[in-house]
This is a predicted structure of a 693-nucleotide part of an RNA (large-subunit ribosomal RNA, domain II) from a marine eukaryotic metagenome.
Its mean pLDDT, the model's own confidence on a scale to 100, is 85.
Context: one part of a larger RNA
This record gives sequence, structure tokens and C1' cells, in this order.
RNA sequence: ACCGGCGAGUUAUUGUGUGAUGCAAGCUUAAGGUGUUAAGCACCGAAUGCGUAGCGAAAGCGAGUCUUAAUAGGGCGCCACAGUAUCAUAUAAUAGACCCGAAACUGAGUGAUCUACCCAUGGCCAGAGUGAAGUUCCGAGAAAUCGGAAUGGAGGCUCGAACCCGUCAAUGUUGAAAAAUUGUGGGAUGAGUUGUGGGUCGGAGUGAAAGGCUAAUCAAACUCAGUGAUUGCUGGUUCUCCCCGAAAUAGUUCUAGGACUAGCCUCGUAAAAUGGAUGAUGGGGGUAGAGUGCUGAAUGGGCUAAGGGCCUUACCAGGCUGCCAAACCCAACCAAACUCCGAAUACCAUCACACCUUAUUGCGGGAGUCAGACUACGAGGGAUAAGCCUCGUGGUCGCGAGGGAAACAGCCCAGACCGCCAGUUAAGGUCCCUAAAGAUAACCUAAGUGGGAAAGGAUGUGAAUUCACUAAGACAGUCAGGAUGUUGGCUCAGAGGCAGCCAUCAUUUAAAGAGUGCGUAACAGCUCACUGAUCGAGUGAUUUUGCGCCGAAGAUGAUCGGGGCUCAAGGUUAUUACCGAAACUGCGGCUUCAUUUUGAUAUUUAUCAAUUUGAGGGGUAGGGGAGCGUUCUGUUCUAGGUUGAAGGUGUACCGUGAGGAGCACUGGACGAAACAGAAGUGAUUAUGCCGGU
Repeated sequence: ACCGGCGAGUUAUUGUGUGAUGCAAGCUUAAGGUGUUAAGCACCGAAUGCGUAGCGAAAGCGAGUCUUAAUAGGGCGCCACAGUAUCAUAUAAUAGACCCGAAACUGAGUGAUCUACCCAUGGCCAGAGUGAAGUUCCGAGAAAUCGGAAUGGAGGCUCGAACCCGUCAAUGUUGAAAAAUUGUGGGAUGAGUUGUGGGUCGGAGUGAAAGGCUAAUCAAACUCAGUGAUUGCUGGUUCUCCCCGAAAUAGUUCUAGGACUAGCCUCGUAAAAUGGAUGAUGGGGGUAGAGUGCUGAAUGGGCUAAGGGCCUUACCAGGCUGCCAAACCCAACCAAACUCCGAAUACCAUCACACCUUAUUGCGGGAGUCAGACUACGAGGGAUAAGCCUCGUGGUCGCGAGGGAAACAGCCCAGACCGCCAGUUAAGGUCCCUAAAGAUAACCUAAGUGGGAAAGGAUGUGAAUUCACUAAGACAGUCAGGAUGUUGGCUCAGAGGCAGCCAUCAUUUAAAGAGUGCGUAACAGCUCACUGAUCGAGUGAUUUUGCGCCGAAGAUGAUCGGGGCUCAAGGUUAUUACCGAAACUGCGGCUUCAUUUUGAUAUUUAUCAAUUUGAGGGGUAGGGGAGCGUUCUGUUCUAGGUUGAAGGUGUACCGUGAGGAGCACUGGACGAAACAGAAGUGAUUAUGCCGGU
């Protein structure tokens, strides 16, 4: 890992609701007893319990009673009267209480054969080195004492085996080993090491102290018991079909991943035109918007106090002001905590309608929910950031399948009872992948824009607008001219159209600036404005707008889903056809609720069967209903069974399903069905348990 088996809402008692049955103003036995065909049944047994009357603390009184001085008032009752016992079922409480799971706590014991320390008694430490004290001799000295040599053999001394330890590294890491191997390393006469025997232990021991060690276990050992400790936490919780169907909110909470009450779901019961939709009428409001009269903010101008500056001045005063500025005026603007104003919706009430048809509300049984998500709109927080946080209103998901969006809970379409090799559509599509238009008509785009993006930029291109020039010849090109006073004056080394300053006239002209740019030291030179000729038809500018262009850089290989697409297979407008879903329709079938009619059963209610009409049948948590199967019991020593039971294998049959037959083979002795009853009653999952492989 697989297969098989086992494996989780039970039982007792007491309430409450529902259903059933018996009796009924009553109902009922418990212990116990008697009998018997004996896990049982029948009959006794009225003690007790509940009900039939309440009120008061009580005495007590009683359809009343208590309070009180009260016959006032008030409280609780009476006056519409049904209970009780048993069974079933749902749920609650108390118990282990659906099952498995702690870390812990307490008690009684077992452990010092490991290890810590201690006690008693023994063992062990190759070899080499160093050379303390002391002693002897010699020398010095007055002495104390000192020096030298020899001898000597001290030491938690040195090097280094055994022995003890375990520094560093590699290997090993389902190991050879639940800590080792190899190399390297530390101590190695000592606070050394070791044998044997003994001692000290669980809030205790022992500890050269690391919370270390106390038998592979230590911030409190191990074993058994209390014990099924407790757990608001995690996991698991076993057959089927039918009907309805949530919540992720509020309040409170040592409360926040838990709970309680309400809200929302379900089942039962009772009830009134109860509820909803639509229309009309009547309301209150201060939002959107708007406004600036108030409050506040804020810009410019006017007017004009205070202030500043300057002038004047002995003082007082005075003057000016391109400074600043209250009040006031004008213009323009702003506000969630401004309002002289003020909607649409929403909400409330009344009426109408009679469209939906109980959708509403009360009471009672059972719940689940209290982590919500995205999206559109209205807001707050944030940065008018977030797949962000917090509210409000709707939607979807949650609990929703199907079609579209390549893929894609929350987007678009659309709500799946079942079947059909029938039809019509929605969103979205119709060149190929790929069902359906290489559709029609007219334009646009050249960027593969389409198929990602801003400020900003640009003789891209289409449409429209306005103005100017133009056959008296425009615009562009080409040819020619572009002069004179004059080198204007000033300035300057120079300044001659062209460094700078001032002025910017006049003449000749078809036209020509006291000069547009280049250029020179200054001139010169080139050129422009302007003019003529040539040419022969549009040219230049502004504004608005459609579609495009640039702006445009990312890390493994690119791409619109791909191929591929250019009067399109891109974009805009219009039109027609087709495709396209579990939507809608058609045909057949099942089922729920209501309804019509008929039949059957039974004592009416009612139930069942058929039938008419109508409305339904997505569904998690959850509520309600109806069933299937397993084991055992009763009817029952049943029907059946060696002419073959149960069980097993196979199978094309039946049932909406859980499931059920028939047949064949196997098997070799038991054992259905029906109607009732009782449960150790249903397993793909608990890192489940046991077994096999």
C1' cells in the first nucleotide's frame, strides 16, 4: 500500500411536545402476594402520585382570599372546566452520554545491576627526562650566614605506552552501531583510575552546578490505580428516495475561531380581507443639486480706518505713498460638521383595484447560523493606492449545474424532476481548428493598429469650417534685376545695410529695407525682402473632428486561444440569414401540493385507488415525510429442504432508489415469505484497530 473483518447519538431516570391506546371527574398502582403452560402471563395489592379550588408567610378562610381601620382600591384566583396511565417518537436535564485524542493532577508501590556522590576492602600506572629540600666535602667570614662541588631523589613537574578521557575532521545518518569507526588530540603519581561488597530516590536523592544524573525516560523517574480526568480544540461519524430550505447580522459576554436572546429556516396548530404588487391622494424630511442671505474659507478691484515708510516739523499738527490692511461696496469662487432654497427615489398613512392567493400574524416542537467573498452604485479611511479596511442598497457565489468570457467560485446569458438521433432562441458568434455569412450596402484604417498605457510631440490620412491669394496669371521652380544721395549720423583703431546707439528720410524706378541671413580686420563677396520675364491652375493659413504614428525597457520561447487575416477574417453605420444552453416549445413518463368526479374500506371525520384542472419538483448547514436491507423474537417443531437449505460464483430480468427475483454451477444441512416486535442494524476515509498478502 491493497484486501477482509471490527469501528462512533446508546442506556437509565425525570421533564416537555407530538402520535397511539385504555379508562374518564376521575386515572393509576409501587413494593409485596397468589396462580400458572414460567426470561413470561393472569389475578390480587389504593400505600402513593397526578387531576378535580384558590388565596395567604402562616393561623386560616374558601369561589373567593390576601393586604387594610375599611365592604375603598389593588394583587392572585373563579366565572369559556379534561384529565390520567402506558407505549412509541423528538428534545432537554443528570449521568463518560456520539467516538478517538492531551500537556497534566493525586494515591500506593517498584527502581542506584546505567548513572551521581559516599563508605568498606583490594588491584593498576612500560620507559625516558628534569633534579627541590636535606646530607657530605671544599672555600669565604669575627659571627650571622654565603658560594662551589658531590651526594640525594622531591613534584596535583616534563615527554610518552597501558589505562582514563573525547579536541578537531572525515565517514556513517532506513548506520556495522538508538552516538560508532578512522585519523588527530588531552591527562597519564594523582582532586588518578579500576574490581568487589554496601548506602542515599521522586517535590525526593545526588550534583567541582550542565537543570546535569537517578536503568536508551528527567524543569520532577517508572508501574498500577483514581480514570472512560478534563478539553469552548483537531479528526472521524456507516442505507435510499421525496418536500421545504438558511446564516455568516444585532445586543450582551474575562467575550471575540465559544456562547445566550433576537433575526433568518422547518414542522404543527389557530385566526381576521392579514400580506404583496399596481394606481391615486396626503404626509414629514434637508440628501443630490443649487446658492452665498447666515457661519466660515478665499481671489482681484474700489473706497477707506489703524499700522509701516518718506518729507516737513520746537510742539501740536500737516503732506506724500508703486507698502500692509479691518469695516463697507463691486466682480468671480468654495464648504461633511454653512443653508435664503431644494428634488428624484425611499419611507409612513388612507383610499381604489381584486392582479398574486395565505405569501401575513399569534402560539407550540426542532434547528443551523454569529470567519463571509467578489461585483455595480452611494460614502468614510487610505494616496479619489491595493485581489486593501469599514458601512449602505442591489446582484451572484456561498448552497448553482448548463452556454459564453481560450483556460477562469463572485463577470454576461440562464435557474438542471427523468427520457428523446425533435423544434425555437439568449449571451456570444458564423475563414480553418470549430456549429453557423470568405453575407449585403456605404465609409474608415496601412499602423498587423486591431491584438496593453500617459503627459507630450509630428507636412500620416479622411470629413467639416472660416479667411487670404489666384487667367488683371497665384503658389513652387528657373532666368534677370535688387539701384542712387550714402561709407546716413554717432560711436570707434576700423563700423562702408549687417558690434552697438539714434534716426529710418529722399531720389530714380517695373522693383529694390538707411536692409532678412551668411561673410570681411574693415571693405569686398553670396543671399533675402521687393520687381519683371517664363510657366499655366489652384495655392497658403486657422479651427473642429474620425482612424492611425512616436513616446513604449526584464529577466527559460514566442504568440491575437492558435493557424492565419489588409476594399479584411480590423473599425464605424445599417440590414438580412444562420449557429448557439440542462432557457422556451413539442412528445412520453415520475412525483409534491391544491382541486373536480367516481369507486372501495370503515361508524362520520378519514384513508386508499382511478380521474379533471392548476401550480410546482437546483440545493450546503438544517427541519419534515416515506421506505430498503441486516441480526434476533412471536405467530411457528411454519411453507420449503439430501429429487439438495444457508452461503459462494455467473447472469442479457424487475424496481425511481436503497434493493429484489429467476436460472445455471458450486456447496452439503438447514430454513424463507407475510404480519408484528426488539436492536451490539448499514463504513472509500478517524496519520483508526486486528489479520492476511